Record summary
This is a predicted structure of a 75-nucleotide RNA (c-di-GMP-I riboswitch aptamer) from Hydrogenovibrio sp. JE_KL2. Of the family's consensus pairs, 94% are formed in the model. Taxonomically the source falls in Hydrogenovibrio (Bacteria, Gammaproteobacteria, Thiotrichales, Piscirickettsiaceae). The coordinates come from a structure-prediction model, not an experiment, and the mean pLDDT is 85. Its Rfam family is "c-di-GMP-I riboswitch aptamer". For this family Rfam cites "Identification of 22 candidate structured RNAs in bacteria using the CMfinder comparative genomics pipeline" (Weinberg et al., Nucleic Acids Res, 2007). Rfam describes the family as follows. GEMM was predicted in a large-scale screen for bacterial structured RNA regulatory elements.

[in-house]
This record gives sequence, C1' cells and structure tokens, in this order.
RNA sequence: AUAAUGUUGAGCCAAACUUACUGUGAAGUAAGGACGGAAAGCCACGGGUCUUUCUAAGAUAGCCGGGUUGCCAUU
Repeated sequence: AUAAUGUUGAGCCAAACUUACUGUGAAGUAAGGACGGAAAGCCACGGGUCUUUCUAAGAUAGCCGGGUUGCCAUU
C1' cells in the first nucleotide's frame, strides 16, 4: 500500500417524539432526545415510496441496488 473479516478499545452518527424556523407540500435546518447503525459518511445514476403548481418538477442516501471516500483491530 492492497484485499477480506469484524467492533475488542477509543470514538462517531442519531429513529420516533418535543420546541423553533423554512417550504404549497413531501420534507429540511437547529436544539433536546436515543430506536438503532460497521460506513445510518457523500452522490438522485437505476428501481421503489411520498409530495405538488401533476406532459413535469421536487423529496427520500436511516427503502433496495450502484458509484465513491474514510477510522481502528485482526488475518
């Protein structure tokens, strides 16, 4: 350096819900809070689901697949 396996240790993220703000809306942001997660880091490329002003535009990466990057340990 690469590949595989995993979370032992130190850590990381944060569901539902509540409050405030933004948005027509799905939903998002921040604070609190932890259901869970070995990529629950990032990307809307394919499928699914959801929303709307429905020939289309948008949301969802913690729905599935794919792409890409990374920490620790062991082999």